RNA sequence: AACGAACGCUGGCGGUAGGCCUAACACAUGCAAGUCGAGCGAGAAAGCGCUUUCGGGCGUGAUUAUAGCGGCGGACGGGUGAGUAACGCGUGGGAAUCUACCCAGUAGCGGGGGGUAACUUGUGGAAACGCAAGCUAAUACCGCAUACGCCCUACGGGGGCAAGCAGGGGAUCUUCGGACCUGGAUGAGCCCGCGUCGGAUUAGCUAGUUGGUGGGGUAAAAGCCUACCAAGGCGACGAUCCGUAGCUGGUCUGAGAGGAUGAUCAGCCACACUGGGACUGAGACACGGCCCAGACUCCUACGGGAGGCAGCAGUGGGGAAUAUUGGACAAUGGGCGCAAGCCUGAUCCAGCCAUGCCGCGUGAGUGAAGAAGGCCUUAGGGUUGUAAAGCUCUUUCACCUGCGAAGAUGAUGACGGUAGCAGGAGAAGAAGCCCCGGCUAACUCCGUGCCAGCAGCCGCGGUAAUACGGAGGGGGCAAGCGUUGUUCGGAUUUACUGGGCGUAAAGGGCGCGUAGGCGGUAUGUCAUGUCAGGGGUGAAAGGCCUGGGCUCAACCCAGGAACUGCCUUUGAAACUGGCAAACUAGAGUCCGAUAGAGGAUGGCGGAAUUCCCAGUGUAGAGGUGAAAUUCGUAGAUAUUGGGAAGAACACCAGUGGCGAUCGCGGCCAUCUGGAUCGGCACUGACGCUGGGGCGCGAAAGCGUGGGGAGCAAACAGGAUUAGAUACCCUGGUAGUCCACGCCGUAAACGAUGUGUGCUAGACGUUGGGGGCCUAGGCCUUCAGUGUCGCAGCUAACGCGUUAAGCACACCGCCUGGGGAGUACGGCCGCAAGGUUAAAACUCAAAGGAAUUGACGGGGGCCCGCACAAGCGGUGGAGCAUGUGGUUUAAUUCGAAGCAACGCGCAGAACCUUACCAGCUCUUGACAUCCCGGUCGCGAGGAUCAGAAAUGGACCUCUUCAGUUCGGCUGGACCGGUGACAGGUGCUGCAUGGCUGUCGUCAGCUCGUGUCGUGAGAUGUUGGGUUAAGUCCCGCAACGAGCGCAACCCUCGCCAUUAGUUGCCAGCAUUUAGUUGGGCACUCUAGUGGGACUGCCGGUGAUAAGCCGGAGGAAGGUGGGGAUGACGUCAAGUCCUCAUGGCCCUUAUGGGCUGGGCUACACACGUGCUACAAUGGCGGUGACAGUGGGCAGCCACUCCGCGAGGAGGAGCUAAUCCCUAAAAACCGUCUCAGUUCGGAUUGCACUCUGCAACUCGAGUGCAUGAAGUUGGAAUCGCUAGUAAUCGCGGAUCAGCAUGCCGCGGUGAAUACGUUCCCGGGCCUUGUACACACCGCCCGUCACACCAUGGGAGUUAGUUUUACCCGAAGCCGGUGCGCGAACCGCAAGGACGCA
Repeated sequence: AACGAACGCUGGCGGUAGGCCUAACACAUGCAAGUCGAGCGAGAAAGCGCUUUCGGGCGUGAUUAUAGCGGCGGACGGGUGAGUAACGCGUGGGAAUCUACCCAGUAGCGGGGGGUAACUUGUGGAAACGCAAGCUAAUACCGCAUACGCCCUACGGGGGCAAGCAGGGGAUCUUCGGACCUGGAUGAGCCCGCGUCGGAUUAGCUAGUUGGUGGGGUAAAAGCCUACCAAGGCGACGAUCCGUAGCUGGUCUGAGAGGAUGAUCAGCCACACUGGGACUGAGACACGGCCCAGACUCCUACGGGAGGCAGCAGUGGGGAAUAUUGGACAAUGGGCGCAAGCCUGAUCCAGCCAUGCCGCGUGAGUGAAGAAGGCCUUAGGGUUGUAAAGCUCUUUCACCUGCGAAGAUGAUGACGGUAGCAGGAGAAGAAGCCCCGGCUAACUCCGUGCCAGCAGCCGCGGUAAUACGGAGGGGGCAAGCGUUGUUCGGAUUUACUGGGCGUAAAGGGCGCGUAGGCGGUAUGUCAUGUCAGGGGUGAAAGGCCUGGGCUCAACCCAGGAACUGCCUUUGAAACUGGCAAACUAGAGUCCGAUAGAGGAUGGCGGAAUUCCCAGUGUAGAGGUGAAAUUCGUAGAUAUUGGGAAGAACACCAGUGGCGAUCGCGGCCAUCUGGAUCGGCACUGACGCUGGGGCGCGAAAGCGUGGGGAGCAAACAGGAUUAGAUACCCUGGUAGUCCACGCCGUAAACGAUGUGUGCUAGACGUUGGGGGCCUAGGCCUUCAGUGUCGCAGCUAACGCGUUAAGCACACCGCCUGGGGAGUACGGCCGCAAGGUUAAAACUCAAAGGAAUUGACGGGGGCCCGCACAAGCGGUGGAGCAUGUGGUUUAAUUCGAAGCAACGCGCAGAACCUUACCAGCUCUUGACAUCCCGGUCGCGAGGAUCAGAAAUGGACCUCUUCAGUUCGGCUGGACCGGUGACAGGUGCUGCAUGGCUGUCGUCAGCUCGUGUCGUGAGAUGUUGGGUUAAGUCCCGCAACGAGCGCAACCCUCGCCAUUAGUUGCCAGCAUUUAGUUGGGCACUCUAGUGGGACUGCCGGUGAUAAGCCGGAGGAAGGUGGGGAUGACGUCAAGUCCUCAUGGCCCUUAUGGGCUGGGCUACACACGUGCUACAAUGGCGGUGACAGUGGGCAGCCACUCCGCGAGGAGGAGCUAAUCCCUAAAAACCGUCUCAGUUCGGAUUGCACUCUGCAACUCGAGUGCAUGAAGUUGGAAUCGCUAGUAAUCGCGGAUCAGCAUGCCGCGGUGAAUACGUUCCCGGGCCUUGUACACACCGCCCGUCACACCAUGGGAGUUAGUUUUACCCGAAGCCGGUGCGCGAACCGCAAGGACGCA
């Protein structure tokens, strides 16, 4: 795009067309083929008139109806598509034919005869239907006569026809009719060339088969039939068989070529319940004829009969689905008839159906307050939307009334009071469907929450869905719109036009060669292909063009072109082809040389291995990662000598050689194939390819017979392992070897068919030839074999004179993945199996090449307390603390490998607090707005009820601000109403912000340029170097940014400025830097300097840098800190804060009391204290630094054993206080569960606080658990570090073993980078890309889908042999029967059966 469509929703009108695609299923009922009285005989009735004895009769009706005889027509018209793969159809030819009615022409139409339907009577039968006797006519039937032409013929001859009727005229003609013949027209039959679906898993078919002769037969040729003879005929250019199918003009689609299709209309064919058969006839083997058989239905008196809608309607059934039991012969056409006419479900009309196509309408103009309502909203508005309403108009269609055709040449109109015309009324009666994620035009809200659902493909939906459902809005089409189905297109996705085969599917394993296809140079000829002209045909309709008719269109009409084809004829001769005769460039022969693991057979050789014998010799050998099985004291292994056997041939040896592939390797001989080079003598296209066919064809395997040293499937044992039917080891059989015969496959690979020609080179190498030459070599030419590479090709990789380039010829092969190279069938094979080769079903991919990452028990380089080397811990104990789990009314919540777990929490008794129980409030504890009230709000005290919140009542203190003096304004409070407040409720996977982590790792990118079809690459890779993408050099790159480094802070040295609260060298002074004085020193805190590989040497490339040295407080980044690239982990946090959405609103909000977060069989993390002598205890009492302090730090004095208490000076701090530092040192203890260790518990206290019960810290006395250095495992640390020792601070009323800081003492070790972990760069492989925690294979379990096997059973198709055999036709016989002719008759001829 289309449709004979169907389904869903919807539906105003008209025109025009179409309407059982399925059950060629079965059919009730009616109609669809009759007509002729001008062929013939017979012949009613109703009605009307007359009459009547009422029984009837007569006339008319009546040239009647009707049946019969006879003629013509029922072979047309109408239906259907079952069958048919065929001369069925299409197209173009042909000769051996027939043709009623029709046309033209010719002659003739004479004279006779006998019957028989109807009818009458009788009779059988239920019926259908008969039977017998009798009567009768013809255009029915039969002789005879005639015979131009006709037919047969032996050319002598023979044969064979007829019918009348009607009308007119009036006396013989005419019309119609009949007969014979010759032509025509029309129709039909037959034959042939070409074309006409799929299957080769159908390869051979055929006995009347192919041909001939004789005979028969037909309208006609012919094996059409028959007898005999011959043995042919068809087939790979697809016979036969199987499946499917009516064919065509055309139709749909397509740019075309094609593909699909064969409704309606037209041509042909076939069929008529199924099968068979003939009769009649001009024509049939006959849709509404006959006979037989069968199935089915119906009637029946059971004896018998009847029927055939694939005619028009209609019914049932089937189905997704397809109409009225209508009108008329008015028109067109057909049959009969002289005609009038009759018949006609052909036809013309009407009815039903949006089934298609076409046309029209459902209103038009104006109308902004941009109404109301709806929807959305950022709350302002936007949109629906000039849309509506309103106002002003119009009346197409439909409706009503009236008029009223054409179709009809003279009559006749079913349609039809139709089309049309006129008038009338009124916007009146008339809009839906689908879609809105992309493709694809059209977007928002709500609901839902991987549910419900959508879906053509991709895919949507798991709480913010433009994708589901609804709504608003929008888009598209419109009396339709969507969906489904089917066809073509897109699809160059079967490629003729117009594809491919190295790696995507695809080159046969290789050759020889038949058919076939293709074929060198030149000449002549023929005319097959080819080309040109003419003629015939190519039906009409359709399509196209032009014009015309319905108001337009659809539709219809006319003309033209076209119908790309076939046939025929005339020509042309270049090309193709045939023929003839030539040529030598292809191909081959010959001659001379050459190289070679080419093949076959026979022989020979040495090394090695194993075995046997003998000698020497002794305890092991062998084997492995390590072992064991194994061998060995019966003498192995080792070694020496001798012997046997079989197999394979080291070195040479080489991208060397040979061969068609497979393949071929010691030496010699014999036989033998091919190739190359050179010569240019010969043949003269002899060539290339090659479906079938034939041959060769590794290894393994098979058969028979040999052989068997080594090796070695299977097998055995030993190991390894979770297992180990493996890898390793010890053994070991087939086999490997030979001969003969099979098999016929391989990643049989260059994954690249063969042949020929053409198209830059460079460098090797093998075998020949030529030239030059300095004899080393150089140049050149053939034939091989390699590497690189230009053009070109390629999706890229790559190929590139050995093409995958440019062309030609021929063959093979491919057409998404899986199923499957499988099943079945065929062929081959001894078998194994091979070859040929599907489908159901299933998926939306499978695949190629390249790119970027990630990954690897891949490689290279490098780094890090990563390992190693060390020191100290954890893991064991007790306790502290956090977590899990459990428990609980609640044990609030979060954090979860590293990167959760002394984390949020820099401090839960109440508070905190979010949790639980109970009580309690409802505009609320807090904000804004409105109304009313009060200017007394607030503070304090004591009091009642209560657990308190809260509620009630009392006392005291305190007199809001401005003012225009008005309850006017502000402010505060109380009460009220509703908007609202409030939420530590949910979602960190809706978010912002902040943070962790890889990682302070050295990386991450961009612009321009260049390369690539592209993804991308380059830069950023490479050579060095660095802590570093740090720097240098090189380079199709050149630059730049974020990172690194530096700039910042701090510590270390110096200088300078300043000198109190700090300091004191010198001078005074004091108990004391206390004071005077001073600011040199220390210190404080400002500003500067200093370090830069700057200098020297070596090394490196003359670079960057590295190594060493000097100087220096410090040396190669001096130590430490702050600083965290692009990004990753949907990492963490909605309970810091902010925030979208959702949820709660007398509660999920607010207040209060009490409880809980502190529970405790248990498990884990992080710590503290220990287990002791490097220690405990006692004593002495020296040396720091950071910090903090007014609701504070607290000197000092007194009291208390102590925690602490009572007084109390100083200090808002370089001034006073915390402040005492502790390890250190001395003494003692002497290896014990202790003078270690301090848990636990008891008693008594202290402090903070409203309050220490749950649940604080501390003190004293007493008690004195576990624990004697910690399994597997695991953590930190590289120097002022670890370890060890104390001190301070934040939080804080109180509470630290935690956290954040400070100083004191102060080590050990690093060979090194193999390994573990993490990371960086380059490279490589990849089937990974949520990226190895990836991907993915098979069994099993369950469910589902499709298909099998199965004892059997059954049906269909076809075939072979045989039996029975209807009707019918042909022939024979002939019971019987018979009017026509002959005959006087009997009888005969002849006919029927």
Predicted 3D model of a 1393-nucleotide RNA (small-subunit ribosomal RNA) from an uncultured prokaryote.
The coordinates come from a structure-prediction model, not an experiment, and the mean pLDDT is 84.
RNAcentral holds the sequence, with entries from ENA.